[in-house]
RNA sequence: AGUCGGCCGGAUGAUCGCCGGUGUCGCGACCUGCGGCGCGGGAGGAAAGUCCGGGCUCCAUAGAACAGGGUGCUGGGUAACUCCCAGGCGGGGCAACCCGACGGAAAGUGCCACAGAAAACAAACCGCCAACGGCCCCGGGGCAACCUGGGGUACGGGCAAGGGUGAAACGGCGGGGUAAGAGCCCACCGCCCCGCUGGUGACAGCGGGGGCACGGCAAACCCCACUCGGAGCAAGACCAAAUAGGGGAGCGUUUGAGGGCGGUUCGUCCGAUGCUUCCGGGUUGGUCGCUUGAGGGCAGGAGUAAUCCUGCUCCUAGAUAGAUGAUCAUCGCCCCGGACAAAUCGUCCGGGGGACAGAACUCGGCUUACAGGCCGACUUGA
Numbered sequence: 001a002g003u004c005g006g007c008c009g010g011a012u013g014a015u016c017g018c019c020g021g022u023g024u025c026g027c028g029a030c031c032u033g034c035g036g037c038g039c040g041g042g043a044g045g046a047a048a049g050u051c052c053g054g055g056c057u058c059c060a061u062a063g064a065a066c067a068g069g070g071u072g073c074u075g076g077g078u079a080a081c082u083c084c085c086a087g088g089c090g091g092g093g094c095a096a097c098c099c100g101a102c103g104g105a106a107a108g109u110g111c112c113a114c115a116g117a118a119a120a121c122a123a124a125c126c127g128c129c130a131a132c133g134g135c136c137c138c139g140g141g142g143c144a145a146c147c148u149g150g151g152g153u154a155c156g157g158g159c160a161a162g163g164g165u166g167a168a169a170c171g172g173c174g175g176g177g178u179a180a181g182a183g184c185c186c187a188c189c190g191c192c193c194c195g196c197u198g199g200u201g202a203c204a205g206c207g208g209g210g211g212c213a214c215g216g217c218a219a220a221c222c223c224c225a226c227u228c229g230g231a232g233c234a235a236g237a238c239c240a241a242a243u244a245g246g247g248g249a250g251c252g253u254u255u256g257a258g259g260g261c262g263g264u265u266c267g268u269c270c271g272a273u274g275c276u277u278c279c280g281g282g283u284u285g286g287u288c289g290c291u292u293g294a295g296g297g298c299a300g301g302a303g304u305a306a307u308c309c310u311g312c313u314c315c316u317a318g319a320u321a322g323a324u325g326a327u328c329a330u331c332g333c334c335c336c337g338g339a340c341a342a343a344u345c346g347u348c349c350g351g352g353g354g355a356c357a358g359a360a361c362u363c364g365g366c367u368u369a370c371a372g373g374c375c376g377a378c379u380u381g382a
Stems, first nucleotide, its partner, number of pairs: 001379008010331007018042002021039007044356001048367002051365005056232004063266004068228005073087005088102001089100004103223002108221002110217003125163002127159003132156002134153008171189002174186003190212001191210008236288004246279006258270004295314008333353008
């Protein structure tokens, strides 16, 4: 200088005030209340977000298929998960570490703008090539037919190596070869196939052979594997009270109307003074759910770890228009100024400041916010 993990985020006392538990005394008398005194308790690491997964409650006795949704490397943990741990592969970083939407592109369809010659079985913008054919010029030999040498020309033709464009151009780099080039050939990589070794596995290493072919995108549709009832504490249960035990319509009475089961179908269940629907009226009160839990703390053991097991110990809010607060004093933390001291540490005085933020059934995670401070381990530099 950095990386990872853990913790605190005010303390003590006094006075007054609020909520709940409990003991006692008094008042009250069908309420489950009111008051006095004593003892104990009273917001978070995120209570936030409502993004996942549950517990619990009801539908409800609750099956199958299709559609739809979710997850996506391997192994383990967990009540479960899209979470956590360990590992594999890929990427970033000097490193400690961090990130990953991490199955399949040879089942099919689709897209890759602009630029560029060309964006998947493509192709020549700038260019390179005088070996081949043609054209032009010069020389030599020859009676002639013709033979032969040199130079130029990119017209025909050859090239996809070099340059350019682009996020990406039909393997990479070095050498040989060629007229110039090209896996055309060779070595090393890359890719494919086969085998062996190690590992539970994802994978890794080694050896042999091969042709140098087979771009990217699935956070595009899709394919594959696994998995998924719904609604939610305003769930739900009970009590009390009041009203108009109101009025109308339709279907039906076992040959099953109608309703329930996330959507559809099958199936199944309820169902006969039944069911559906419209208009109108009454009630909006109280109690429970509501806090003992996959709970917290300490110690030991197993395990790399997440986590699990055993023993001991503790009970730490339950409000309901919504309690947990206010004041004073002292101490503590941080900042600024001054004085003393001064190698550092420090002492005193004065002034100022305290982050993010409030339970509402509850738990396991993830994500986001946070003034200031403390502890530990590891990496790198001096």

The RNA shown here (Bacterial RNase P class A) has 382 nucleotides and comes from a marine sediment metagenome. The sequence is in RNAcentral, with records from MGnify. The model forms 96% of the base pairs in the Rfam consensus. It matches the Rfam family "Bacterial RNase P class A". The family's RNA type in Rfam is ribozyme.